Small-subunit ribosomal RNA, central domain from a Bdellovibrionales bacterium, 348 nucleotides, folded computationally.
Its Rfam family is "Bacterial small subunit ribosomal RNA".
The RNAcentral record of the full RNA draws on ENA.
Model confidence (mean pLDDT): 88 of 100.

[in-house]
Context: one part of a larger RNA
């Protein structure tokens, strides 16, 4: 490459929106590129293959015939793709009524807690630990009362429960805003999937500048443990965490499972809806999530099982024994850190 494959063996881009490519519902009609039918031209000759035949036989040579998968040119057929044109409603989306939600962004505001001040009452120990000591404390701590400051996080409610494309989202209240969902079936009439490049989001740390600083807590000093103890455990502490704005672009960014659509027994809980029974609690059915168990299949097992890892289809993406290596060189981004893209020698 072909082939096989990708939850756990190597292998799904974190995640989306979308050019280019791919691929794309149902019904007429036409055209005829792809297709299939027929002719006619060519497809040099040796080679090759097959039948003969001539050197004593073979090698070799000699004749025929097939073969040369192709290409040109005409004449046809109209299922299938593909161009034109016309029509449609299931696919996509509009509208219109409804409810649900920790979806985003700003702002205001609340209480409990820790910390410090200040004052008030108190006296000697308080913290700490496996035991200690470092520490704080007669210059009045600890505790308790009362007032006051400040950042930060938001107990109960809290749920295999919601929302969100992913990251993620948790006090209340306002503002303004994104998406789902079910209900009508009013309109549009395939306007769709995927998606190389690209483009935007996108934890936690780490970066820049200006703030901020209650806790906690790398580094960093001291106590301890030990043989050591650059650790676990203790007092204590500075980037940091918090805000605004601007970089980074990484994670076990996980369901270790790309996206989209369709078919494939059930049972049982749970969120949001709808409809018809009864009737105040429910029943049955129904459309969309989120779970737990199963059947066929499916898996190398474990497991998966309408929220597929069953069964197809249409794309993208990745993988190809192990270390060296996710590195080295060179591109390209970054203020740096460093991120991506990414080898080979050599060795098992």
């Nucleotide at each position: 490459u072909u082939g096989g494959g990708c939850g756990u063996a190597a292998a799904g881009c974190g995640u989306a929106u979308g050019u280019a490519g791919g691929c794309g519902g149902a019904c007429u009609u036409g055209a005829a590129a792809g297709u299939c039918a027929g002719a006619a031209g060519u497809g040099a000759a040796a080679u090759c293959c097959c039948g003969a035949g001539g050197c004593u036989c073979a090698a070799c040579c000699u004749c025929g015939g097939a073969a040369u998968u192709g290409c040109u040119u005409u004449u046809g057929a109209a299922a299938c793709u593909c161009c034109a044109a016309g029509u449609c409603u299931c696919g996509a989306g509009u509208c219109c009524c409804g409810g649900a939600g920790g979806g985003g962004u700003u702002g205001a505001c609340g209480g409990a807690a820790u910390u410090c001040c200040u004052a008030g009452u108190g006296u000697a120990g308080a913290g700490g630990u496996g035991a200690a000591a470092u520490u704080c404390g007669c210059a009045g701590a600890u505790a308790u009362u009362a007032g006051g400051a400040g950042g930060a996080a938001c107990a109960c409610c809290a749920g295999u429960g919601g929302c969100g494309u992913a990251g993620g989202c948790g006090g209340u209240c306002a503002a303004c805003u994104g998406g789902a969902c079910g209900g009508g079936u009013a309109c549009u009439g395939a306007c769709g999937c995927u998606g190389a490049g690209a483009u935007a989001c996108g934890a936690a740390a780490g970066c820049g500048u200006g703030g901020g600083g209650a806790g906690c807590a790398a580094a960093c000093a001291g106590g301890a443990u030990u043989a050591g103890a650059u650790a676990c455990c203790c007092u204590g502490g500075u980037a940091g965490u918090c805000c605004a704005c601007g970089c980074c672009g990484u994670a076990a960014a996980c369901g270790a499972u790309g996206u989209g659509u369709g078919c494939u027994a059930g049972u049982u809980g749970u969120c949001g809806g709808g409809u018809u029974c009864u009737u105040u609690a429910g029943a049955a059915c129904u459309c969309g999530g989120u779970g737990a168990c199963g059947c066929a299949g499916c898996u190398a097992a474990c497991g998966c099982u309408u929220u597929a890892a069953g069964c197809a289809c249409a794309c993208c993406g990745c993988c190809u024994g192990g270390g060296g290596a996710g590195u080295a060189c060179g591109g390209u981004c970054g203020c740096a850190a460093g991120a991506u893209u990414a080898a080979a020698a050599c060795u098992c």